[in-house]
The prediction has a mean pLDDT of 80. The part of an RNA shown here (small-subunit ribosomal RNA, 5' domain) has 525 nucleotides and comes from a metagenome.

Context: one part of a larger RNA
RNA sequence: GGACGAACGCUGGCGGCGUGCUUAACACAUGCAAGUCUACGAGAAAAGGGUAGCAAUAUCCUCGGUAAAGUGGCGCAAGGGUGAGUAAUAUAUAAGUAAUCUACCUAUGGGUUUGGAAUAACUCGUCGAAAGACGGGCUAAUACCGUAUAAUGCAGCGGCACCGCAUGGUGAUGUUGUUAAAGUCUAUACGACGCCUAUAGAUGAGCUUGUAGCAGAUUAGCUAGUUGGUAAGGUAAUGGCUUACCAAGGCUACGAUCUGUAACUGGUCUGAGAGGAUGAUCAGUCACACUGGAACUGAGACACGGUCCAGACUCCUACGGGAGGCAGCAGUGAGGAAUAUUGGGCAAUGGACGCAAGUCUGACCCAGCAACGCCGCGUGGAGGAUGAAGGCCGUAAGGUUGUAAACUCCUUUUGAGAAGGACGAAAAUUUUCGAUCGAAUCGAAAUUUGACUGUACUUCUAGAAGAAGCCCCGGCUAACUACGUGCCAGCAGCCGCGGUAAUACGUAGGGGGCAAGCGUUGUCC
Numbered sequence: 001g002g003a004c005g006a007a008c009g010c011u012g013g014c015g016g017c018g019u020g021c022u023u024a025a026c027a028c029a030u031g032c033a034a035g036u037c038u039a040c041g042a043g044a045a046a047a048g049g050g051u052a053g054c055a056a057u058a059u060c061c062u063c064g065g066u067a068a069a070g071u072g073g074c075g076c077a078a079g080g081g082u083g084a085g086u087a088a089u090a091u092a093u094a095a096g097u098a099a100u101c102u103a104c105c106u107a108u109g110g111g112u113u114u115g116g117a118a119u120a121a122c123u124c125g126u127c128g129a130a131a132g133a134c135g136g137g138c139u140a141a142u143a144c145c146g147u148a149u150a151a152u153g154c155a156g157c158g159g160c161a162c163c164g165c166a167u168g169g170u171g172a173u174g175u176u177g178u179u180a181a182a183g184u185c186u187a188u189a190c191g192a193c194g195c196c197u198a199u200a201g202a203u204g205a206g207c208u209u210g211u212a213g214c215a216g217a218u219u220a221g222c223u224a225g226u227u228g229g230u231a232a233g234g235u236a237a238u239g240g241c242u243u244a245c246c247a248a249g250g251c252u253a254c255g256a257u258c259u260g261u262a263a264c265u266g267g268u269c270u271g272a273g274a275g276g277a278u279g280a281u282c283a284g285u286c287a288c289a290c291u292g293g294a295a296c297u298g299a300g301a302c303a304c305g306g307u308c309c310a311g312a313c314u315c316c317u318a319c320g321g322g323a324g325g326c327a328g329c330a331g332u333g334a335g336g337a338a339u340a341u342u343g344g345g346c347a348a349u350g351g352a353c354g355c356a357a358g359u360c361u362g363a364c365c366c367a368g369c370a371a372c373g374c375c376g377c378g379u380g381g382a383g384g385a386u387g388a389a390g391g392c393c394g395u396a397a398g399g400u401u402g403u404a405a406a407c408u409c410c411u412u413u414u415g416a417g418a419a420g421g422a423c424g425a426a427a428a429u430u431u432u433c434g435a436u437c438g439a440a441u442c443g444a445a446a447u448u449u450g451a452c453u454g455u456a457c458u459u460c461u462a463g464a465a466g467a468a469g470c471c472c473c474g475g476c477u478a479a480c481u482a483c484g485u486g487c488c489a490g491c492a493g494c495c496g497c498g499g500u501a502a503u504a505c506g507u508a509g510g511g512g513g514c515a516a517g518c519g520u521u522g523u524c525c
Base pairs, nucleotide, nucleotide: 001525002524003523004522006521007520008519009518010517013377014376015375016374017373018372019370020369021335026333027332028331030330031329032328035074036073037072039071040070047062048061049060050059051058052057081288082287083286091212092211093210094209095208096207097206100205101204105201106200107199108198109197110196111195112194114146115145116144122137123136124135125134126133127132153178154177155176156175157174158173160171161170162169163168183193184192185191186189214260215259216258221251222250223249226248227247228246229245230244231243232242233241263285264284265283266282267278268277269276270275290311291310292309293308294307313324314323315322316321341367343366344365345364349363350361351360352359353358380410381409382408383407390401391400392399393398414466427449428448430446431445432444433443434442435441469514470513471512472511473510474495475494476493480509481508482507483506484505490497491496
């Protein structure tokens, strides 16, 4: 000098864009953060209307086969948070998989036969304070179980061609065996949405290998599933991944093992570069979800807002027993020098479900708070000498503050108020028409939609009005005098100032620097 997720002191007008618990991965009240659905059965209430009745009321219809609940499907493995652990099961990069899987999506081929038994909801009953549990009875499905069909799938046994360094791979092929399905909607169609099977693609993931990036030798030896083989098991898949048997190996001074520290990277800061430091925000990967362990479901998890077990803690209890997990968004306490609202909206972008309408979405888009940062604007402009008054200095002449003010003319950024409601953000959906056999798709027309927000912006009106501080002035280092103090009080980044004429302390005048900031502290280059 530059930089910062900064803090502290004094001061503080506006806007745009960003950023905001670096400490206790400490504990959490309250609300919200993951639902959705032309598969399925059962099915309310309120409200409105009709009929009967003097009325209370009864009954029927609409709402409506709707709401809430349940079975079932898809989603909940994404999105969001945090960085505790991890020095290599991670990351980065380059390869391999002849050792693999992949829901939804895309393309192509083929199919979608025919039966059955249950069960929740519901109802009846039992236990319990509650959480919840049990028993009897009824019923449906795209839930569950059979049956038919069966290849280019899978498995066994064969031969053929081509390829490969190779265990082998690819292609067609013979034979035997085995394996599938579900319907719904209305416009009744060459319909739409599904379902099953096969192949290919896309996407995502698993596994393997090389190389690279911290410190310590006051850590020198480490290792028995350890290193390899055979066989079996296990996995989507290779493999001591696991087990039995056999052999005695494997790593290490190019640092094994041990200890400490640490998420990694793109990047960021600095620097002429080489390097050094760093890993907030944004993006990619990994790990974790009160602590430890385990599996279930599923295409995918050993699963933040799922299950089970154990532990610590908190809460409820009728003392028999139960409930919970903010490192999601807000918010609270605690810790700390220190870090925000228990806000609005799904209008946009994206996601889940759905044919769609749509529902959900603290992702996201916005608003609020904070000079925390960067950038922009303003606090007026022009004229104005008798160089006014006042202040300060003074050799008492005057000098300086100083065109500064007053005064005259002008302007209105910004701020405040009122009115207007355009463009943009930004397009989307539905319907109709055209292209098309039709659909997807494209084009056109009509209709509809804004949280921000009466916001940005534009125009009009009034008025210089409402807006300057902070640090420094001995040298380094731009900027000097007076008074006070008297080695005191104090200053100080270094050298050093202060003991009676202090440009170094304190105050004043003047001056210098930066400016809505200016200084100090801390950290890095």